[in-house]
Context: one part of a larger RNA
């Protein structure tokens, strides 16, 4: 100067405390570790590895493993010979398949026409290829500290110097955010703020959106016109700035209340992450250096694996019930997606689904029924009318193909579990909790995942002693 301290001083964060609600214990899904195997592909391992890379493992995907097969190659470029328009298309014969061997069908492009030229097949040579190793050789990219407040630099000044100062003090603040003093006086890179959503409101604009008045035509429900008032879209604008008051502070920066407001002191949630730190992850996304294969460590097939199972452990899902369960009837979203696509109506089915094809490249039609919620009937504390694991049967759907190894239906079966030891996570407001819906991928789907959306919608914070983690100053160190 730093790093450290079970050293002090200050702040600070769902760090603790206060509260809700879970994990740990039960099946079940799903990664990981062992174990097993021909093979169970790689990676990633406290916090920053385990519902991650992978945002869909039956073939493929694929890299792993057996076994059959190529050798200028599944792909590119260039050279030389040679064949022939090239492409397509069939059959035959082994064969699991790739492919081998064969036979047909088609058929002559452009010029300067005994020959080039394009194009394409063989040979042959240069070379192709590697998910092969090295993230500790590297770019890009990312996590983490931390959306923490910092991290610096110019010129000056002080120090013999490393270095200091400036960034420290008193106050404030979410903030090195401002004010004030100071050997400092500016600057940058962060901070805030400029961007975009979500609340209010004025205006434009009115269709596919909306219907208050009104016309019509209907018993009604409703339709059609008419309108753009009203919702709503979706451009343009206005609003908030400690602006106004009081009060307190140092006449300051601000705080504490209060008025007006849709909204108040960063309005609420994004997106934005300084200089660094973990030689932190990636050579398997792609890129590139170095080494390594080269009739194989490269390519293609078929079948197996990646899905295995004594066990351990992350992370969900559903549960142990009456704030419930079931069965009938009724209401209210928002954000999406859709042509190899969403798919109504209709009819058949208990049902999954079939049938059918109206409308739709969509504010118009279709996925679509939202649920939880309310009304009314059963059940009565019981391993149950609670839970649904497992089977067992008979069907449905994708797809070349559901044995290994998909997903849904009906009927039967009816397991553990009666609220969970040490311990251990989230969260501070439209959040926690409960509820459902949609998307990506994608044939189908092991999705209970992940990314989004609305619907109901709490308790609680007295403090900062203590446990983490972080910032500032200051002060010890045999540490660099």
């Nucleotide at each position: 100067u730093g790093a450290c301290g079970g050293g002090g001083a200050c702040c600070c964060g769902c760090a603790c405390a206060a509260g809700c609600g879970g994990u740990g214990g039960a099946g079940c899904a799903u990664g990981u570790g062992g174990u097993u195997u021909a093979a169970u592909a790689c990676g990633a391992c406290g916090a920053u590895a385990c519902g991650c890379g992978u945002g869909g493992a039956a073939c493929c995907u694929u890299a792993c493993c057996a076994g059959g097969g190529c050798u200028u190659g599944a792909c590119a470029u260039g050279c030389a010979c040679u064949u022939g328009a090239a492409a397509u298309c069939c059959c035959u014969a082994g064969g699991a398949a790739a492919c081998u061997a064969g036979g047909g069908a088609c058929c002559u492009c452009c010029u300067u026409c005994c020959a080039g030229g394009a194009c394409a097949g063989g040979u042959g040579c240069a070379c192709a290829g590697g998910u092969g190793u090295u993230g500790c050789a590297u770019g890009g990219c990312u996590g983490u500290c931390g959306u923490c407040a910092g991290c610096u630099c110019g010129u000056g000044u002080c120090g013999u110097g490393a270095g200091a100062u400036g960034u420290u003090a008193g106050g404030u603040u979410a903030a090195g955010u401002c004010c004030u003093g100071c050997a400092a006086c500016g600057a940058g890179c962060g901070c805030a703020a400029c961007c975009a959503u979500c609340g209010u409101c004025u205006u434009u604009a009115g269709u596919u959106g909306c219907u208050a008045a009104c016309u019509g035509c209907g018993u009604a429900a409703g339709c059609a016109g008419u309108g753009c008032a009203c919702u709503c879209u979706a451009g343009a604008g206005a609003g908030a700035c400690u602006g106004c008051c009081a009060g307190u502070g140092u006449u300051u920066a601000g705080c504490u209340g209060g008025a007006g407001g849709a909204a108040g002191g960063u309005g609420g949630a994004g997106a934005u992450g300084a200089c660094g730190u973990c030689a932190a992850g990636u050579c398997a996304g792609u890129a590139c250096g170095g080494c390594c294969c080269u009739u194989a460590c490269g390519c293609c097939c078929u079948g197996g694996g990646c899905c295995a199972c004594a066990c351990a452990c992350g992370u969900g899902c559903u549960a142990c019930a009456a704030u419930g369960g079931u069965c009938a009837g009724g209401a209210c979203a928002a954000a999406g997606a859709g042509a190899a696509g969403c798919a109504a109506a209709u009819c058949c089915g208990c049902g999954a689904g079939g049938u059918a094809g109206a409308g739709c490249a969509a504010a118009u039609c279709u996925c679509a029924a939202a649920a939880a919620c309310c009304u009314g009937g059963c059940c009565c504390c019981a391993g149950u009318u609670c839970a649904g694991a497992u089977u067992g049967a008979a069907g449905g759907c994708u797809g070349c193909a559901a044995u290994u190894c998909g997903c849904c239906u009906u009927c039967a079966u009816g397991a553990a579990g009666c609220c969970g030891g040490a311990a251990u996570c989230g969260c501070u407001a439209g959040u926690a909790a409960c509820c459902g819906c949609a998307g990506a991928u994608c044939a189908g789907c092991c999705a209970c995942g992940c990314u989004g959306c609305g619907g109901u919608g709490a308790a609680u914070a007295c403090g900062u002693u203590c446990c983490c983690g972080g910032g500032u100053c200051u002060u010890g160190u045999a540490c660099a």